[in-house]
Small-subunit ribosomal RNA from an uncultured rumen bacterium, 1506 nucleotides, folded computationally.
RNA sequence: AGAGUUUGAUCCUGGCUCAGGACGAACGCUGGCGGCGUGCCUAACACAUGCAAGUCGAACGGGGAUUUUGUUUCGGCAGAAUCCUAGUGGCGAACGGGUGAGUAACGCGUAGGCAACCUGCCCUCCGGCCGGGGACAACACUCCGAAAGGGGUGCUAAUACCGGAUACGAAGUCUGUGCCGCAUGGUACGGAUUUGAAAGAUGGCCUCUAUUUAUAAGCUAUCGCCGGGGGAUGGGCCUGCGUCCGAUUAGCUGGUUGGUGGGGUAACGGCCUACCAAGGCGACGAUCGGUAGCCGGUCUGAGAGGAUGAACGGCCACAUUGGGACUGAGACACGGCCCAGACUCCUACGGGAGGCAGCAGUGGGGAAUCUUCCGCAAUGGGCGCAAGCCUGACGGAGCAACGCCGCGUGAGUGAGGAAGUUCUUCGGAACGUAAAGCUCUGUUGUUCCUGACGAACCUCCCCUCUAUCAACAACGGAGGGGACUGACGGUAGGGAACGAGGAAGCCACGGCUAACUACGUGCCAGCAGCCGCGGUAAUACGUAGGUGGCAAGCGUUGUCCGGAAUUAUUGGGCGUAAAGCGCAUGUAGGCGGUAAUUUAAGUCUGUCGUGAAACUGCGGGGCUCAGCCCCGUAUGGCGAUGGAAACUGGGUUACUUGAGUGCAGGAGAGGAAAGGGGAACUCCCAGUGUAGCGGUGAAAUGCGUAGAUAUUGGGAAGAACACCGGUGGCGAAGGCGCCUUUCUGGACUGUGUCUGACGCUGAGAUGCGAAAGCCAGGGUAGCGAACGGGAUUAGAUACCCCGGUAGUCCUGGCCGUAAACGAUGGGUACUAGGUGUGGGAGGUAUCGACCCCUUCCGUGCCGGAGUUAACGCAAUAAGUACCCCGCCUGGGGAGUACGGCCGCAAGGCUUAAACUCAAAGGAAUUGACGGGGGCCCGCACAAGCGGAGGAACAUGUGGUUUAAUUCGAUGAUACGCGAGGAACCUUACCCGGGCUUGAACUGCAGGAGAAGGAUACAGAGAUGUUGACGUCCUUCGGGACUCCUGUGGAGGUGCUGCAUGGUUGUCGUCAGCUCGUGCCGUGAGGUGUCGGCUUAAGUGCCAUAACGAGCGCAACCCUUUUCGUCAGUUGCCAUCAGGUGAUGCUGGGCACUCUGGCGAUACUGCCACCGUAAGGUGUGAGGAAGGUGGGGAUGACGUCAAAUCAGCACGGCCCUUACGUCCGGGGCUACACACGUGUUACAAUGGGGAGUACAGAGAGUUGGUUGUACGCAAGUACGGUCUAAUCAUGAAAGCUCUCCUCAGUUCGGAUUGGGGUCUGCAACCCGACCCCAUGAAGCUGGAUUCGCUAGUAAUCGCGCAUCAGCCAUGGCGCGGUGAAUACGUUCCCGGGCCUUGUACACACCGCCCGUCAAGCCAUGAAAGCCGGGGGCGCUUGAAGUCCGUGACCGCAAGGAUCGGCCUAGAGCGAAACUGGUAAUUGGGGCUAAGUCGUAACAAGGUAGCC
Repeated sequence: AGAGUUUGAUCCUGGCUCAGGACGAACGCUGGCGGCGUGCCUAACACAUGCAAGUCGAACGGGGAUUUUGUUUCGGCAGAAUCCUAGUGGCGAACGGGUGAGUAACGCGUAGGCAACCUGCCCUCCGGCCGGGGACAACACUCCGAAAGGGGUGCUAAUACCGGAUACGAAGUCUGUGCCGCAUGGUACGGAUUUGAAAGAUGGCCUCUAUUUAUAAGCUAUCGCCGGGGGAUGGGCCUGCGUCCGAUUAGCUGGUUGGUGGGGUAACGGCCUACCAAGGCGACGAUCGGUAGCCGGUCUGAGAGGAUGAACGGCCACAUUGGGACUGAGACACGGCCCAGACUCCUACGGGAGGCAGCAGUGGGGAAUCUUCCGCAAUGGGCGCAAGCCUGACGGAGCAACGCCGCGUGAGUGAGGAAGUUCUUCGGAACGUAAAGCUCUGUUGUUCCUGACGAACCUCCCCUCUAUCAACAACGGAGGGGACUGACGGUAGGGAACGAGGAAGCCACGGCUAACUACGUGCCAGCAGCCGCGGUAAUACGUAGGUGGCAAGCGUUGUCCGGAAUUAUUGGGCGUAAAGCGCAUGUAGGCGGUAAUUUAAGUCUGUCGUGAAACUGCGGGGCUCAGCCCCGUAUGGCGAUGGAAACUGGGUUACUUGAGUGCAGGAGAGGAAAGGGGAACUCCCAGUGUAGCGGUGAAAUGCGUAGAUAUUGGGAAGAACACCGGUGGCGAAGGCGCCUUUCUGGACUGUGUCUGACGCUGAGAUGCGAAAGCCAGGGUAGCGAACGGGAUUAGAUACCCCGGUAGUCCUGGCCGUAAACGAUGGGUACUAGGUGUGGGAGGUAUCGACCCCUUCCGUGCCGGAGUUAACGCAAUAAGUACCCCGCCUGGGGAGUACGGCCGCAAGGCUUAAACUCAAAGGAAUUGACGGGGGCCCGCACAAGCGGAGGAACAUGUGGUUUAAUUCGAUGAUACGCGAGGAACCUUACCCGGGCUUGAACUGCAGGAGAAGGAUACAGAGAUGUUGACGUCCUUCGGGACUCCUGUGGAGGUGCUGCAUGGUUGUCGUCAGCUCGUGCCGUGAGGUGUCGGCUUAAGUGCCAUAACGAGCGCAACCCUUUUCGUCAGUUGCCAUCAGGUGAUGCUGGGCACUCUGGCGAUACUGCCACCGUAAGGUGUGAGGAAGGUGGGGAUGACGUCAAAUCAGCACGGCCCUUACGUCCGGGGCUACACACGUGUUACAAUGGGGAGUACAGAGAGUUGGUUGUACGCAAGUACGGUCUAAUCAUGAAAGCUCUCCUCAGUUCGGAUUGGGGUCUGCAACCCGACCCCAUGAAGCUGGAUUCGCUAGUAAUCGCGCAUCAGCCAUGGCGCGGUGAAUACGUUCCCGGGCCUUGUACACACCGCCCGUCAAGCCAUGAAAGCCGGGGGCGCUUGAAGUCCGUGACCGCAAGGAUCGGCCUAGAGCGAAACUGGUAAUUGGGGCUAAGUCGUAACAAGGUAGCC
């Protein structure tokens, strides 16, 4: 410090998520030790038990125990000492300890104030402590009660209580003077007058006094007591500033605000009361509601901030809930009292008792939080003279990995890289120096021994000095020495021995994010923080191996800060992403021109006070280090005080440039009202006139013979104002358009008269505000929601048509919204230019006009810098700055609900949450698409020819059937396709019969044997049995072959073409697809490849920030057409010769044809025209051929997860006496039906018969076959020829003659019957062919659809592959005959280029909207029902203070009693607020494959939107 996630990719906006740190934590797995810390965050829920506040006998009387003295009638009595003690009394109990319920407050923090206060114990100073009195507990007796407890009578002490005296101070009243203060006033010194105190105890002593050994009432010391001054400490009160959220809480307030009198308090004060006045608070947020103890600090953060307030420390509040006072220095009191409420306990039912938010502990709640421990040794506190006692404060220990810190689980060496495990390409690799082994160490552990610091006081003893005293003593003070005291704890630490021995886990490994493989699973099980994994090869699930990270811990969950500049002060934005109010006027507020002077509030600076300690930072120090602890230092706030005066503010003075004003002008659809005008539409009247008009894509509804439309004249009415008219003008915006008049607002120019900062903005507020809509009254020509009708359509509640009401218009009043837009708030200043246009002014020129120049104001375009995510903006800024206002903070829910305000209503304004998603969005890019545009091409259409679709048959497919009808292909791009040939075989399917190292291949080991095998038998066959015969080679070691057994392995047309290779189809033989460098852009990307012309072509030329290049195109290859040359058999035969019935049949020849090698030719080369060129055009020339001559091969980057695991190969999975293999039979040939591809036809351009002519290309010895004979024929028999330019092969259509004469026929041949031939082991299922007979449908084929542009279509035959034969009418080739048509590119289909729009990118077979139906979720409304807190009113009212009473009690002080005020609580009532729940109901959200439509995105098929 960043990263992931919106997209095909990009930049931006923007949310979500992650990596970090922290925790009083919890949960899961795991767990060796020590130190230091921490430990009910929930129920301020309820509590058993024990303890947590007592102490003082040196205040008092009594009692008890022990010791002891005296006396004694031996019962006792009187004392003394020590100890204990209930009671009276004193002090303490108001501290310490706990908790955070309440509290939004002077509660807390900070800084001040009290001239308005108090303060026990403590310190200091001054003065005093005289003299009396009467009680009450205890105790005794007695009574009541279960108890708790209480009553009565009687006795008694005090440092308990009450009078009296005294009064240095003090206090009250009146009063004087000085000084001081911000006001009230304070203070010092006075005067007069009034009031009010006290307590003794203990030790010592005998100077004084009294008794006189000694003691005391004496003295003295100490501790106390009383009055007062001062101090210290602790508190009380007041004030400035700060202190959470909500305005969907806007008004609140009656003791309320102030005054006077009175009361009350320690003290000010409506704190309380009576009267008087009517105030007080609030947008700088009152009141109300919600939440909350506050702070030092803590966590985080670079900081500013944000969050938090456990532990430690300060303050506050509370003590079962509510109220109240008493005592006291202090309380309205946690372990006190009274009352009321709830709860618990005891009870003899009459009454009583209690309060863990003290320490432990229990139950409960909860995810969750400890021992009913030890000790007062230390620190601190209470009491006491002290010893001492008390102290769950505290010091310690225990439990808990809850946190932080530290240590250990060993170290060195050790390669046969052991075994084992995992992976593997089977070679190996990894775990891995890891282990073992060897050599060591001893932290820790175990055992034994030793053993602290924390301790110094207090007190006591000794010594020295000293205050006090008459003096000694005692007591007090200071110093030195000694003694005593340890819970922790036999702990820390130390020593010795033993011995690597007892001590490692957790999480992760797809990206973020360090770390990868195997197996299992198969959208299952599961994972997941976000993106997302899992549907048979998962680095994402589970396990294993390995690896990474941290480590006595590791992960998860929760919470906070960070990252988040994602609330932006530091430090964001608002044209299009969320965001400028529709516009103006203006209040508060904020901001504000020039000069001078003053002030010193802001600002800056010096000093002082405070900012507690702890904490944090820094510098040191102590525990072996660290955590931890100690010392020092630093701290931006607030306050006080001194100074500075530039800037801001305040005061004063002045100025003119901002602003306003005067004067002089011109422009304008600015506004309001009145009057006027013409054109057009419609209607009415009349004339002419006749059959239609109107309307549409086409129609119909409608109007018209009762006379329309058309046309002429006249009239009426309403609304709107053509041309001018213009990114022209005016207005704040909405908006404003015929002419005239009246009234009226604003702006502009010129001048520089006057004022002298009067200004800008503007929360609230007020006004204006299109259209539609509403109310009332008018008006209504045209148009026209709703509505009616006609069309369209699957439907058409629409688009189109015919009508038509509100409305549109006027007057008055509402409404207050718009994509109210420049999607751009207002103001001021500054910052290059160019060019229009509107309104002024000036200059130049002799006047004037035009032109030109300058300038001000407005309104447009282009454009530089700058800016922006980009698009764009660019002096009319979206640039550079300042001032003010408004608004935004992910999408949906939702501008919705609830509440409030406004409105007649419609509705408007204000404006959420639950829930849900990981996006939603902006700009630009590349594609794809469009019922967008432009250009171009193709048998794409058109023009033609022939077909298909109808019939019969053949064949393939679907479907159905079946034991099986094997499998695949299945829009174009499957369907005479794989298959170029299923009777068996093929064959993969079905049935049945067999085999199991197997039908075929191979390694090893062992054994046997040549191999082989006629025949016969059984069987459907496979197979089994039989087994004559046969007896391999050899270097003698063995080898080849076969069989058997065992083992490794074979085999699979089983699955996955969505794991693959290879091959193929298609777009498409379409002209495209890319790269390097450069340039442009933040980037995706663009440029090049675009543009113009041209081409079959990204073919070429020109232009050009591009220049080049590659794969494609073309060419190179084959064939065909022409010629030349070479060669000459099997081909040919011109010439020569021979021969035949005839034939190149023979000799011969190679001229020709031909064959097949090598060459040539064609290149827009020439001419004319057009063109810059490329190129185009031409009945052009020449030429066999002319503009790629025809045909073929050749198929760019890629697309379709296209096809094929069944051609082959191959990964993975599956089967292994079967999913392998052999055999027989069956099936692939089924048949209500549907489709594709074909054949034959329907006939006369034909059919039949007879005769007759001309090919090419192929194949052939298991073959092709001539000839002869036989048969009607298929064919058969016998000879011959050809291993092929040698042999064999009737070409057919055609031509000639003839019959048929338009018919289901002499067309057509299906089907069927009979008889045969051939192939083959075998023609039943299931072959082909021949003959005779039979003679079906069919008379040219609906919608629709296919092929073809020339040697093509059409038509005619021939050959070949496969093959025993053939279901071939198929496929692949060959030649013969041989057309028609193309105006043209509007339309259909497909394609290419450019451009445009896009919400598409799986890319239009896209995306996507709403209702309905189903499930789930949260929420609004709702008759009601159930709560909650607070306020109000009425009734009642405990305890208690206060007031009154006080004839009763008391010597008195005082009290009882009774009454009153107030009040906690209780009851009743009305209303508001706020929760929960509810039949039903409303919308909303979410949910792979529901229904209906097609609204939006393309011109989305009616542009869309508000």

The prediction has a mean pLDDT of 84.
The sequence is in RNAcentral, with records from ENA and SILVA.